This is a predicted structure of a 457-nucleotide part of an RNA (small-subunit ribosomal RNA, 3' major domain) from an uncultured bacterium. Rfam family: Bacterial small subunit ribosomal RNA. The prediction has a mean pLDDT of 80.
Context: one part of a larger RNA
């Protein structure tokens, strides 16, 4: 100067308290360790690794294993030289292919070996080999935490300080006032983006008249005004009122200063060096990444009566959809099949009547009409192919279950709760991830204590 302190002052935050639902037990789904294993392919490991990279591992992906191939190469450019007509394609042998052998077909041309294909030879390709402690690029994290700096000036022999301190205040180094300080710069806030209110203007598809809805623009909120009280008559804070759709940053979201962890990635990509080239490269067929005595995280579904099964009744929204969505009608207890209408899409279609939820009916507190794992067995679909390994249906089986120590998360349309769409994707391991609407709470006395930040002496 800092940085630490089971020293001190003071300030904040779901830090703790308060009060709501849970994890910690049970069974599955996933990750990850650890054991296996031929191989379970690499990475990430306190917060800031472990529903992470992976927004889709049966081949493929694929980077690992095992077996078979090929060596100028699965891809590029480039010389030389050789063939001479192709290459693809067709069927023939051998094989799991893959690929080797031999066969038929067979260009184009200004007839120059010119293009182009193929062979050899050589530069060379190529590599998910190594090193994130050689590195660009990105990205966590402290932390949307209010702090990090400069110029001139001045003070100090000098490292250096002042500025950026006191006192008030603010969500803010946010203002204000005083001070060897005056100015500025990145941070703050504002400019942007959704959303909540109205005007204009425009409208096929939405609605038939007042509107409603889209889409483009704009108004509008600023402690601006009034009233009390605090306060230094300051900046500003508390309380009320008008007005207004909305009131003290109205909500939310993108924005992440200097720096910090030689944090993370050479495996998205680019890249130094080093390594390998008949191989650690590259095709191919199989099999693994889905193994399972156990430990852990992340989740879903329960343990039941504000609860479970059946029949009746109602209300959204963001979205998606041309090798896709997929109606009507028929079949089929279901999954699903037949069918073909509209639709490149405010028009059709996506059970489009979402589900909680209303009501009726039944079950009475039982390991149950509670739970739904496992297993058999019959079946539907994708897909060249579901055995290792995919989903879904029906029938049948019916297992375990009230959670120790300890711990998350959340301050409002939030918590909890309910279902809905999408991206990936042929199919799905999605109970994940990302939006999206539907019902909709309780509690905060307060900062003594725990955490982590920030400022001072």
């Nucleotide at each position: 100067u800092g940085a630490c302190g089971g020293g001190g002052a003071a300030a904040c935050g779901c830090a703790c308290a308060a009060c709501c639902a849970g994890c910690g037990u049970g069974c599955c789904a996933u990750g990850u360790g650890g054991u296996u294993u031929a191989a379970u392919u690499g990475g990430a490991u306190a917060c800031g690794a472990a529903a992470c990279c992976u927004u889709g591992a049966a081949c493929c992906u694929u980077a690992c294993c095992c077996a078979g191939g090929u060596u100028u190469g699965a891809c590029a450019u480039g010389u030389a030289c050789c063939u001479g007509c192709a290459a693809a394609u067709c069927g023939a042998u051998g094989g799991a292919a893959a690929c080797a052998u031999g066969g038929a077909c067979u260009u184009c041309u200004u007839c120059g070996a010119g293009a182009g294909u193929g062979g050899u030879a050589c530069a060379c390709a190529g590599c998910u080999g190594u090193u994130g402690c050689a590195u660009g690029g990105u990205u966590g994290u402290c932390g949307u935490c209010a702090g990090u700096u400069c110029g001139u000036g001045u003070c100090g022999u000098g490292a250096g300080g002042c500025g950026u301190g006191c006192g008030c205040u603010u969500a803010a180094g946010u203002g204000c006032g005083c001070a060897a300080a005056c100015g500025a710069a990145c941070g703050c806030a504002a400019c942007c983006c959704c959303u909540g209110a109205c005007c204009u203007a425009u409208g096929u598809u939405a609605a038939a008249u007042a509107u409603c809805c889209a889409u483009a623009g704009g108004u509008g909120a600023c402690u601006g005004c009034c009233c009390c009280g605090c306060u230094u008559u300051u900046a500003g804070c508390g309380g009320g009122g008008a007005g207004g759709a909305a009131g003290g940053a109205g909500g939310g979201g993108a924005u992440g200063a200097u720096g910090u962890c030689a944090a993370a990635u050479c495996a998205g990509c680019a890249u130094g060096a080093c390594g390998c080239u008949u191989a650690c490269a590259u095709c191919u067929g199989g099999g693994g990444c889905u193994a399972c005595a156990c430990a852990c995280a992340u989740g879903g579904c329960g343990u039941a009566a504000u609860g479970g099964u059946c029949g009746g009744g109602a209300c959204a929204a963001c979205g998606g959809g041309a090798u896709g969505c997929c109606a009507a009608g028929g079949c089929g207890c279901g999954a699903g099949c037949c069918g073909g209408a509209g639709c490149u899409a405010a028009u059709c279609c996506u059970u489009a009547g979402a589900a909680a939820c209303c009501u009726g009916a039944c079950c009475u507190c039982a390991g149950u009409u509670c739970g739904g794992a496992u297993u058999g067995c019959a079946g539907g679909c994708u897909g060249c192919a579901a055995u290792u390994c995919g989903c879904c249906u029906g029938c049948a089986u019916g297992a375990a279950g009230g959670g120790g120590a300890g711990u998350u998360g959340g301050u409002a349309g939030u918590a909890a709760u309910c279902g809905c769409g999408g991206a990936u994707c042929a199919g799905c391991a999605a109970c994940a991830c990302c939006g999206c609407g539907g019902u909709g709470a309780a509690u905060a006395c307060g900062u003594u204590c725990u955490c982590g930040u920030u400022u001072c002496a």